[in-house]
């Protein structure tokens, strides 16, 4: 100097001027004015997990049904993280995997190809028949040919020609044995040669009740309204749940008017930091911080001016903790190449 | 804001245990009928199956992202 990794950081500054939302303080019936003070994000996004919190029963029982899948650990929790196992790409730094069972069972495997989980089309070879091309029967899975996949893999022996038929190495399985908390690894013996597919039924282990702040509570109000069916015991009906038990609530379904306001709600599993512990995610522990947007038709705008490295994506709507996406730029470690010293 | 749906020829709709080249009606376009047109008849054309990835020999289907677009007094106060 170029390629490439992986980590961490910042997200336009500063001044006038006009305008918007909360919130204090003053003046005032009501509103509204006056000064102050404050007001997006790393995604606030996509709603894909995982949770808090509300109600429904304290979240019940069974059955369907969903999810999540290599082993340890973290954490409130998780599909998220740390750190290992294995496998896969990179020359490398490093990155990446829905990674349990196909040796319970079932389905599937189109097309080609003879044959697709079972198999003789060529070829070989062997017997019979013919002058002979050949035909007929058998044997054989080492050659070709189709496929994504074709009966472990090579060499020798053996054979009529052949084959794990046998025997040496290899491979891959399962069981013993050793090391490892565990995935797993690793020599040896014994046994087998078993095709894929489970993001197809399945099976094994774990996990999951339901609706979501338009949850929901409090208050006041209202014509606590009207009109039509149904049943007054028990039922029905409605929630909890999709079904069936069971539980709860109340008379129950339709159709038509009528309609607030408060709370929920912003201090939380929150941010900085000191030390100890651990490879580490992260735990414990000292001091300090409010760096509090909180709207309900919904604000966080916008013109000017200065300089600079010339500003990309994008805008809260109950609240975290995570993933994916979208996206400017700047740093700094480490790996390759090439060139120079 | 939550929540639930959808995308396949211009359009309107099929597409099943995933399987060769993805159909159908209508529209278009050429020829035939007619004196001309419409109506019939006859062929034809036209498709990134929203877009990437990924599972599987194979994907319109299965499974993740992502981008559009509906429904909202006929889903939630």
């Nucleotide at each position: 100097u170029g390629a490439g990794u992986a980590a961490g950081g910042a997200a336009g500054g500063c001044g006038a001027c006009c305008g918007c939302g909360c919130c204090c303080g003053c003046a005032g019936a009501a509103c509204u004015g006056c000064g102050g003070g404050u007001g997006a994000g790393g995604a606030a996004a996509g709603u894909c997990c995982g949770a808090g919190c509300a109600c429904c029963a304290u979240a019940g029982g069974g059955c369907a049904g969903a999810g999540u899948g290599c082993c340890g650990g973290g954490u409130a929790a998780c599909a998220c993280c740390c750190g290992g196992u294995g496998g896969a790409g990179g020359c490398g730094a490093c990155u990446c995997c829905a990674a349990g069972g196909a040796a319970a069972g079932u389905g599937c495997a189109a097309c080609a190809g003879a044959a697709a989980u079972a198999g003789a089309c060529c070829g070989c070879c062997c017997g019979c028949g013919g002058c002979a091309a050949c035909g007929c029967g058998g044997g054989u899975a080492a050659g070709g040919a189709u496929g994504g996949a074709a009966a472990g893999g090579c060499g020798a022996g053996g054979c009529a020609a052949g084959a794990g038929c046998u025997c040496a190495c290899c491979c891959g399985c399962g069981u013993c044995c050793c090391g490892g908390c565990g995935a797993c690894g690793g020599a040896g013996a014994c046994g087998c040669g078993c095709u894929g597919u489970a993001a197809a039924c399945c099976c094994c282990a774990c996990u999951c009740g339901g609706u979501g702040c338009a949850a929901g509570a409090u208050u006041g109000g209202u014509a606590u309204g009207a009109g039509a069916g149904c049943a007054u015991u028990c039922a029905a009906u409605a929630g909890c749940u999709g079904c069936c038990c069971g539980c709860u609530a109340c008379g129950c379904u339709c159709u038509c008017g009528g309609g607030a306001a408060u709370c929920g709600c912003a201090u939380g599993a929150g941010c900085c930091u000191c030390u100890c512990g651990g490879c580490g995610a992260c735990g414990a522990u000292u001091g300090g911080c409010c760096u509090u947007a909180g709207a309900u038709a919904g604000a966080u705008g916008g013109u000017c001016g200065c300089a600079c490295u010339c500003g990309a994506c994008a805008g809260a709507a109950c609240u975290c903790g995570g993933c994916u996406u979208a996206u400017u730029c700047c740093u700094u470690g480490c790996u390759c190449a090439a060139a120079a010293c | 804001g939550g929540c639930c749906c959808g995308g396949u020829a211009g359009u309107u709709c099929a597409g099943u245990u995933g399987g060769u080249u993805a159909g159908a009606a209508u529209g278009c376009c050429a020829g035939c009928c007619u004196g001309u047109c419409a109506c019939g008849c006859u062929g034809g054309a036209g498709g990134u199956c929203a877009g990437g990835g990924g599972u599987u020999c194979g994907a319109g289907c299965c499974c993740c992202c992502u981008c559009c677009g509906g429904g909202u007094c006929g889903c939630c106060a």

Two RNAs folded together computationally: RNase P RNA and transfer RNA, 418 nucleotides in total.
The coordinates come from a structure-prediction model, not an experiment, and the mean pLDDT is 77.
Rfam match: Bacterial RNase P class A. The family's RNA type in Rfam is ribozyme. Rfam links the family to the GO terms tRNA processing, ribonuclease P activity and dimeric ribonuclease P complex.